[in-house]
């Protein structure tokens, strides 16, 4: 270097949230744990054009995200249920039915676009014969 045998894990979905490098831990690893580590993807500030431009008010104002908005009801500021804009569903894209969601949480009186520039995330949570339907283009693999 090959070949055989055994056990485990891996395959996939939402999410931006993946890969790879180093070092350590393991018997080993595809695993773990670390790093102002790299690329990749995401999200924020920031000109000048522009848009806004007054005054009062503080019931400000603004962000991330598919979660926005209107009704009714109640034991009322909280909770229910109907509906919605939006949004997910197993290569990709259109087209059809069907299920589901339609939350949340952060900045602290401050932020509109916004090149140079600067910051800041890379979490978590499911799922194993199944909406992994059906149909049509297209891509790739055997």
């Nucleotide at each position: 270097g090959u070949u055989c045998g055994u056990a485990a894990g891996u395959g996939g979905c939402c999410u931006a949230a993946g890969u790879c490098c180093u070092g350590c831990g393991c018997c080993a690893c595809u695993c773990g744990c670390a790093g102002a580590g790299a690329c990749a993807c995401g999200g924020g500030g920031g000109a000048a054009c522009c848009a806004g431009a007054g005054c009062a008010a503080c019931c400000g104002g603004g962000g991330c995200g598919u979660a926005u908005u209107g009704g009714c009801g109640c034991g009322c500021c909280g909770c229910g249920c109907c509906a919605u804009a939006g949004g997910a569903c197993a290569c990709u894209u259109c087209c059809g039915a069907g299920u589901c969601c339609g939350a949340g949480c952060c900045c602290g009186u401050c932020a509109g676009c916004u090149a140079a520039c600067c910051c800041c995330g890379c979490c978590g949570g499911c799922g194993u014969u199944u909406u992994a339907c059906g149909g049509a283009a297209g891509c790739g693999g055997c």
The RNA shown here (c-di-AMP riboswitch aptamer (ydaO/yuaA leader)) has 142 nucleotides and comes from an Acidobacteriota bacterium.
NCBI's taxonomy places the organism under Bacteria, Pseudomonadati, Acidobacteriota.
Its Rfam family is "c-di-AMP riboswitch aptamer (ydaO/yuaA leader)". Rfam links the family to the GO terms cyclic-di-AMP binding and regulation of gene expression.